[in-house]
Context: one part of a larger RNA
């Protein structure tokens, strides 16, 4: 390469938009590039194979045949493929009515909690622990009334509950603004699925400039504990954690499961919608979309998966090929930096 894989064994890109390229719905008609049959012509000779013959045999050597996988040209066929051209509506969109939602952006508004300030009661503790001690407090703490400041997070509701392509997203109102689900079929008429590079978003830490800082707490410091404690605990505490912009681009970015289409027992639960049928509240039922539980058949090394498939198929894309060395080194190439992306070898088991 080829086979064979990729939930957990080595392997699915974090996640989307989309270029080129692969693939592609129904019927009709024409062509004849691909296909297909048939004929010609080429595929040199030596060599290699198979049968044979010659040197006494073999090595050599010789003669036929098979092969030469291919190409090239005619005739002829039109089923699938492709091409024109015209034409449908089941696939994809429009449009109309309706629906839920922490989808995003911005910009106000609200409480409860914590700090900390002023002031008032008020007297010796508080505070923390296994259990102390640092550490606050007679300069009046702790506790407790009143009022103010500030920053950050939004208890219950909350829910194997909703959104969102992932990352993610929760106090309440407003304004823009993305996508989806039902339902009606009015309207386009294959416009389609993936997608190599390419763009774009991407938790948390980190980075650069300006602001902010209440509680939280990397380093730091001290108390402890300990045989030592660079640790777990305890007192403090400084980035940082918030804005705003702009970089970084990574993760156990996980379902450790890639996007789409189709098929293939069910039954039990949630959630958005819709028909229907009854005794209004309502329950029953059928449907379509979403999210869990079990579980046939099937698959799987087993664990389990099981119409939200790891099942049957099919279409494209990423990837995997023994452990270490190593996600390193070197070169690129991005980035301020940090280090990201690309990606080996000796050598050893």
């Nucleotide at each position: 390469c080829u086979g064979g894989g990729c939930g957990u064994a080595a392997a699915g890109g974090g996640c989307g938009c989309g270029u080129a390229g692969g693939c592609g719905g129904a019927a009709u008609a024409u062509c004849a590039a691909g296909u297909u049959a048939g004929g010609g012509g080429u595929g040199a000779a030596a060599g290699g194979c198979c049968u044979g013959g010659g040197c006494u045999c073999a090595g050599c050597c010789u003669a036929g045949g098979a092969a030469c996988g291919g190409c090239c040209u005619c005739u002829a066929a039109a089923a699938c493929u492709g091409a024109u051209a015209a034409u449908c509506u089941a696939g994809a969109g429009u449009c109309c009515g309706g629906a839920a939602g922490a989808g995003g952006a911005u910009g106000g508004c609200g409480g409860a909690a914590u700090u900390c300030c002023u002031a008032g009661u008020g007297u010796a503790g508080a505070g923390g622990u296994g259990a102390a001690a640092u550490u606050c407090g007679u300069a009046g703490a702790u506790a407790u009334u009143a009022g103010g400041a500030a920053g950050a997070a939004c208890a219950c509701c909350g829910g194997u509950g909703g959104c969102g392509a992932a990352g993610g997203c929760g106090g309440c109102c407003a304004u823009c603004u993305g996508g989806u689900c039902c339902g009606g079929u009015a309207c386009u008429g294959a416009c389609g699925c993936u997608g190599a590079g390419g763009c774009g978003c991407g938790a948390a830490a980190g980075c650069g400039u300006g602001g902010g800082g209440a509680g939280c707490a990397a380093a730091c410091a001290g108390g402890a504990u300990u045989a030592g404690a660079u640790a777990c605990c305890c007192u403090g505490g400084u980035a940082g954690u918030c804005c705003a912009c702009g970089c970084c681009g990574u993760a156990a970015a996980c379902g450790a499961u890639g996007u789409g289409u189709g098929c293939u027992a069910g039954c039990c639960g949630u959630u958005g919608g819709g028909g229907c049928a009854c005794u209004u509240a309502g329950u029953g039922u059928c449907u379509c979309g979403g999210u869990g539980g079990c579980g046939c058949a099937g698959c799987u090394a087993a664990c389990g998966c099981g119409u939200u498939a790891a099942g049957c198929a099919c279409a494209c894309c990423g990837c995997c090929u023994g452990g270490g060395g190593a996600g390193u080194a070197c070169g690129g190439u991005c980035g301020c930096a940090a280090g990201g992306c690309u990606a080996a070898a000796a050598c050893u088991c």
Annotation: This is a predicted structure of a 349-nucleotide part of an RNA (small-subunit ribosomal RNA, central domain) from an uncultured Alphaproteobacteria bacterium. Its mean pLDDT, the model's own confidence on a scale to 100, is 89. The RNAcentral record of the full RNA draws on ENA and SILVA.